[in-house]
RNA sequence: AGACGAUCGCGUGCCCCUGGCAUGAGGAAAGUCCGAGCACCACAGAGCAGGGUGCCAGCUAACGGCUGGUGGAGGCGACUCCAAGGACAGUGCAACAGAAACAAACCGCCGGUUUUCCGGUAAGGAUGGAAAGGCGAGGUAAGAGCUCACCCCGGACCUGGCAACAGGCCCGCGCUGUAAACCCCACCCGGUGCAAGAUGCAAUGGAACGUAUACGGCUGCUCGCUGUGUUCCGCAAUCGCUAGAGCCCGCGCGGCGACGCCGGGCCUGGAUAGAUGAUCGCCCCUGACAGAACUCGGCUUACGACU
Numbered sequence: 001a002g003a004c005g006a007u008c009g010c011g012u013g014c015c016c017c018u019g020g021c022a023u024g025a026g027g028a029a030a031g032u033c034c035g036a037g038c039a040c041c042a043c044a045g046a047g048c049a050g051g052g053u054g055c056c057a058g059c060u061a062a063c064g065g066c067u068g069g070u071g072g073a074g075g076c077g078a079c080u081c082c083a084a085g086g087a088c089a090g091u092g093c094a095a096c097a098g099a100a101a102c103a104a105a106c107c108g109c110c111g112g113u114u115u116u117c118c119g120g121u122a123a124g125g126a127u128g129g130a131a132a133g134g135c136g137a138g139g140u141a142a143g144a145g146c147u148c149a150c151c152c153c154g155g156a157c158c159u160g161g162c163a164a165c166a167g168g169c170c171c172g173c174g175c176u177g178u179a180a181a182c183c184c185c186a187c188c189c190g191g192u193g194c195a196a197g198a199u200g201c202a203a204u205g206g207a208a209c210g211u212a213u214a215c216g217g218c219u220g221c222u223c224g225c226u227g228u229g230u231u232c233c234g235c236a237a238u239c240g241c242u243a244g245a246g247c248c249c250g251c252g253c254g255g256c257g258a259c260g261c262c263g264g265g266c267c268u269g270g271a272u273a274g275a276u277g278a279u280c281g282c283c284c285c286u287g288a289c290a291g292a293a294c295u296c297g298g299c300u301u302a303c304g305a306c307u
């Protein structure tokens, strides 16, 4: 998030009641994706199943949200994004190609034998997304972290930080990847929902089934606890229904921030066949997306203008 003025009209509340006063859709009211308030089950449980979240620290009533930070990815940059615990608990999957995808040798290199064949090798070539960490030098029969320098990865110790982590130094040469596959680990979650539910002056109504060896409830299952009915149709009217985890102001205080505290002020829809419309004038930023139905905190989507 069009403003202002006038006239008539509409909903609610109040009053001194043929009238007057006050007030009357949103930042998203949309989606129904999360979280709660509230209501009932219910006097109140335990376990399993099932579900949610997943780096650290904080904010919040809470959250899968927000703030700050760490690590990673993208970008020239301001910045933006992340489904970010575990592969040494176990299981599964990795087509095709390739010799081989839990450890192997097709070509090649070297040695022996000299037809064949045997042994060593994984540096070079091929296949592949990935092939016994990478790259350079030395060394070797030829090679290989075999040795060394520099990196990557894993670990011990020290320093800084609340921490996630970062840096330094040393030790290993270090047996693929995948958990938005099953799974493991940590933390959290009772169910249903305002068409919840309460009252009942309405018609305190009607029908079907069953009856303690039965039928139900908490509950998806078990244990446990507990009731005497259960299911379907119908029901004038009233409540729930709006004073709130509320809103506004403050060069107030604290904090990087989300936010918290303090002080002052305000009351702003409660419809239920469902309300805010029409006309005229004027101004300029020329008006987009779009209308409550219990309420609030978020997220997502739609969208005009300004900074």
Stems, first nucleotide, its partner, number of pairs: 002283001004281005010024006026289001030300002033298005038193004045223004050189005055069005070084001071082004085184002090182002092178003106125002108121005133151002136148003152174001153172003157168004197239003205233005214228005246266005252261003284287001